Context: one part of a larger RNA
RNA sequence: UGUUGGAUGUCUGAAAGGAAAGAAGCCAUAGUACGAGAGGAACUGGCUUCUGAGGCCUCUGGUUUACCGGAUAUCUGACAAGGUAAAUCCGGGCAACUACGCCUUAUGAGGAUAAGAGCUGAAAGCAUCUAAGCUCGAAGCCUCCCUUGAAAAGAGACAUCCUAGAACACAGAUAGAAGAUCUGUUUGAUGGGAGUGGUGUGUAAGCACCAAGGCAACGAGGUGUUCAGCACGCACUUUCCAACAGUUCGU
Numbered sequence: 001u002g003u004u005g006g007a008u009g010u011c012u013g014a015a016a017g018g019a020a021a022g023a024a025g026c027c028a029u030a031g032u033a034c035g036a037g038a039g040g041a042a043c044u045g046g047c048u049u050c051u052g053a054g055g056c057c058u059c060u061g062g063u064u065u066a067c068c069g070g071a072u073a074u075c076u077g078a079c080a081a082g083g084u085a086a087a088u089c090c091g092g093g094c095a096a097c098u099a100c101g102c103c104u105u106a107u108g109a110g111g112a113u114a115a116g117a118g119c120u121g122a123a124a125g126c127a128u129c130u131a132a133g134c135u136c137g138a139a140g141c142c143u144c145c146c147u148u149g150a151a152a153a154g155a156g157a158c159a160u161c162c163u164a165g166a167a168c169a170c171a172g173a174u175a176g177a178a179g180a181u182c183u184g185u186u187u188g189a190u191g192g193g194a195g196u197g198g199u200g201u202g203u204a205a206g207c208a209c210c211a212a213g214g215c216a217a218c219g220a221g222g223u224g225u226u227c228a229g230c231a232c233g234c235a236c237u238u239u240c241c242a243a244c245a246g247u248u249c250g251u
Stems, first nucleotide, its partner, number of pairs: 005162007015148004021051008034039001052105005060099004067092005072085005094233001108144004116136004165249004170184004190242003193238005198232004206225005213218001
C1' cells in the first nucleotide's frame, strides 16, 4: 500500500516448521512357559542411566575491567588520601550472564496403508486373499500435541464503539544492532538522589597503650576503640530532582 468507512481488543486456521523425543541397563514376571536334558524367553509393571530438546539460576561451579582488601615501583614535600604501570600484580566477590548445576520431557489414541494374514468369490461347476466386494496389519505416513500463521487476492470471524483513537516528544526496561516491543508520564515510584534492609570485603583513619633495640630522637609490628570503615548494576520506602512544555495525524 492492499483487503472498499474507521478505532480497540479477542479469535479461527489455509499453509509452513518440529524428532521432541530416541535408546540402554537392572529388578519382578521366572529358573516360569518351552525343552529328555543342556539350556532358557515374552506380554506387563517398576527403578536407574545415556543422548537430544525446552526452561531456569534456589544449590554447586565459572566469569564478574561495579566493589572490598593486600603488595611492588614511581609521582603529588611527609602522614592521610590518591594518580600511573593496557585490570600493574595478588586474595576474595553480590547482582547479572552461564554449565560443570537444577527442573520438565507423561499417557497414548484414531485414520489410511507396506510386506504379510485372511473372508466371501468367479473367470475355470473344483480350487483360489482378487478379478467385483470386504476384514486386519508397522518405531514408518496423516491427525490429535508444540511454534509461526488474515497478503489465505476466496485477502476471514466475533465483541464493543463512532469527538473512537494513534504517532512524535519526555523518564525508562521484563525489550533491544537500527526500527520494533513493553512500562510510566504529577490522579506518578518511570529513572536519578536520599534512607533502611540485604549482600561483598574483612576490622578504616585518628587517638591511646604495648613493642625487639637505641644515650636519645625514633621504632617494623601488635592490642583496644571496631563484625569496624568502605562499597553496591539488588529489594523496599520516600516526590528532593527529572517525566515539563507541547506538536502532528485520524475521526
A computed fold for a 251-nucleotide part of an RNA from a marine sediment metagenome, annotated as large-subunit ribosomal RNA, domain VI. Model confidence (mean pLDDT): 83 of 100.